[in-house]
RNA sequence: GUCCCUAUCGUCUAGAGGCCUAGGACACUGCCUUUUCACGGCGGCGACCGGGGUUCGACUCCCCGUGGGGACG
Numbered sequence: 001g002u003c004c005c006u007a008u009c010g011u012c013u014a015g016a017g018g019c020c021u022a023g024g025a026c027a028c029u030g031c032c033u034u035u036u037c038a039c040g041g042c043g044g045c046g047a048c049c050g051g052g053g054u055u056c057g058a059c060u061c062c063c064c065g066u067g068g069g070g071a072c073g
Base pairs, nucleotide, nucleotide: 001072002071003070004069005068006067007066010026011025012024013023018056028044029043030042031041032040049065050064051063052062053061
C1' cells in the first nucleotide's frame, strides 16, 4: 500500500429496516432478608464509534473516515 473481518451499557453479548424511548448476564447501586457479612429476593443505573447518503422510516443497508483484528506484498 491492497484486500477481508469487526465496532451496541464499565465488561461480555442479543437484536439485522417499523415489533426497539434497544433485551440479557456479570459488575455497580437502593431496599428487604441476616446479629453482621455472604447467599438469596425485588428494584435502579447504564450503550448503538464519527460524518454523509438511501428510505415514509436506519442500531440495522450503502459510502467516506477513525479504532481494533487478520491476509498478501
Record summary
Transfer RNA from an Oligoflexia bacterium, 73 nucleotides, folded computationally. The coordinates come from a structure-prediction model, not an experiment, and the mean pLDDT is 83. The organism belongs to Oligoflexia, within Bacteria. Rfam family: tRNA. By type it is a transfer RNA.